A computed fold for a 343-nucleotide part of an RNA from Ignavibacteriae bacterium HGW-Ignavibacteriae-4, annotated as small-subunit ribosomal RNA, central domain. Lineage of the source: Bacteria > Pseudomonadati > Ignavibacteriota. The coordinates come from a structure-prediction model, not an experiment, and the mean pLDDT is 86. The RNAcentral record of the full RNA draws on ENA and SILVA.
Context: one part of a larger RNA
RNA sequence: UUGGGCGUAAAGCGUGCGUAGGCGGAAUGUUAAGUCAUUUGUAAAAGAUCUCAGCCCAACUGAGUAAGGCGAAUGAAACUGGCAAUCUUGAAUACGGUAGAGGUAAGUGGAAUUCCAUGUGUAGCGGUGGAAUGCGUAGAUAUAUGGAGGAACACCAAUGGCGAAGGCAGCUUACUGGGCCGGAAUUGACGCUGAGGCACGAAAGCGUGGGGAGCAAACAGGAUUAGAUACCCUGGUAGUCCACGCCGUAAACGAUGAGAACUAAGUGUUGGGGUAAAACUCAGUGCUGAAGUUAACGCAUUAAGUUCUCCGCCUGGGUAGUACGGUCGCAAGACUGAAACUC
Numbered sequence: 001u002u003g004g005g006c007g008u009a010a011a012g013c014g015u016g017c018g019u020a021g022g023c024g025g026a027a028u029g030u031u032a033a034g035u036c037a038u039u040u041g042u043a044a045a046a047g048a049u050c051u052c053a054g055c056c057c058a059a060c061u062g063a064g065u066a067a068g069g070c071g072a073a074u075g076a077a078a079c080u081g082g083c084a085a086u087c088u089u090g091a092a093u094a095c096g097g098u099a100g101a102g103g104u105a106a107g108u109g110g111a112a113u114u115c116c117a118u119g120u121g122u123a124g125c126g127g128u129g130g131a132a133u134g135c136g137u138a139g140a141u142a143u144a145u146g147g148a149g150g151a152a153c154a155c156c157a158a159u160g161g162c163g164a165a166g167g168c169a170g171c172u173u174a175c176u177g178g179g180c181c182g183g184a185a186u187u188g189a190c191g192c193u194g195a196g197g198c199a200c201g202a203a204a205g206c207g208u209g210g211g212g213a214g215c216a217a218a219c220a221g222g223a224u225u226a227g228a229u230a231c232c233c234u235g236g237u238a239g240u241c242c243a244c245g246c247c248g249u250a251a252a253c254g255a256u257g258a259g260a261a262c263u264a265a266g267u268g269u270u271g272g273g274g275u276a277a278a279a280c281u282c283a284g285u286g287c288u289g290a291a292g293u294u295a296a297c298g299c300a301u302u303a304a305g306u307u308c309u310c311c312g313c314c315u316g317g318g319u320a321g322u323a324c325g326g327u328c329g330c331a332a333g334a335c336u337g338a339a340a341c342u343c
Base pairs, nucleotide, nucleotide: 003315004314005313006312007297008296012311014200015199016198017197021193022192023191025087026086028084029083030082031081033080034079035076036075037074038073039072040071041070042069050064051063052062053061054060090190091187092186093185095182096181097180098179102176103175104174105173106172107171108170109153114148115147116146117145118144119143120142124135125134161168162167205246206245207244208243209242210241214240215239219235220234221233222232257310258309259308260307261306262305265288266287267286268285269284270283271282272281273280292299293298316343317342318341325336326335327334328333
C1' cells in the first nucleotide's frame, strides 16, 4: 500500500465561510466519451494455466485451447458523462407571524466590599484546629450620615434560551446577524462536502496608553512540621478591568466531522401552528427504552443502528510532540515534524 478503523483502546482539524476537486433530485429527446457486444490487428518463441498425447510412471517432451493489456472497425443505448429543452419535491427568495443572556455601541440602577470625612462610643478587633504575624488609646472594631471609586450583576434561574464554535445574564435605547412556524407567491437543482486559502477563536501571556475597589501568581511575614521553597493565617505586586494591536492554544469535550435517507414506543420541557378544549403537527432540548449495534460500558429518530457522498485523522510502547529544516510571532512560543537507540 491493501485492509481495518477513529465516544472510552492509536485516531474527528477548536469552529465557520469558501476556491479547486469529488459527489449530486424528477421526467424527455439527442450524442456515444465512459460502459457493453461482435469482428480484427498486435502482444517473438520457450516458460506459466487448462485439455490431450509420447517415453512403463514421474521428472521431461510434444500438440492444442484459453486468458488478460493496447489499437482499429461495426453495432447497442439501460446506467454514468456531454448537449438541448422541461418540472418542483432539494435549495433559495418574497410575504405574514414569532421566541431568545446572539452581536456592537452609548446611557443608566440598586445591593455589597474598600477607602475618605464627620458624629456616637471604648478597649479591644481580626484570625485559627489552636495560635501568632497584623490593626487599635495618634481612638480601631461596632454603629449612623455624607462622599469617592472600581468591578460584578442576588432573587427571577430552569438537564430553560441564543450562538458555527469560543461563548453570552441588572435595566434602557440605537444599529445589527441568525433561527423557527404558517400558507405556497417567485426562481427552477441554483445543491452537499471541501485539499489549499480566508475569518472567528476561553484563559493565561505580550506591546502602547489608561484604570485599579475586591481578589490575587510572584514576594514578605506568622504558623504547622524532622524539614515545609506547600496546604492554614496576615499582608501584597504583576494580572484580573478599558481602548487599540498581537498571540492562536485548552479535558477548545458530546473526548462523538459535515450533509442526506430509512428504522418501535413512552414521558417531561422550550418556541410556533392547530383545536371550543383535546387530539395532532413542525423545530429544538432532556429522560426511559424496541429492533439493531458494541470488547464491554453503553448508544438507541439529537444513534455509537441500516446505507450513500465528501473531508480530516490512526497504524505497537518509549525516544517525542523532542531534534533538524521551514513558515508565523516583539517575545513566550505556535504550526509542520523525524531518526538512531531501546523494550